RNA sequence: GGGGCAUUAGCGCAGCUGGGAGCGCGCAACAUUCGCAUUGUUGAGGCCGUGGGUUCGAAUCCCAUAUGCUCCA
Numbered sequence: 001g002g003g004g005c006a007u008u009a010g011c012g013c014a015g016c017u018g019g020g021a022g023c024g025c026g027c028a029a030c031a032u033u034c035g036c037a038u039u040g041u042u043g044a045g046g047c048c049g050u051g052g053g054u055u056c057g058a059a060u061c062c063c064a065u066a067u068g069c070u071c072c073a
Stems, first nucleotide, its partner, number of pairs: 001072007010025004019056001027043005049065005
């Protein structure tokens, strides 16, 4: 220098063909208990790495770019 993969909640990850942003753990409240834990219910927490483009509509498609891993030289 060139190619590939990853980037989504505090952490680990899903998101199938462009249309509802989700799961587990964790956190908070309530219930349960003498209390803790367990269990159950409810809730908070994201502008999907960043910028731009296409589209009625983008986490998803296109371009550029950042970081990490990896392959080639």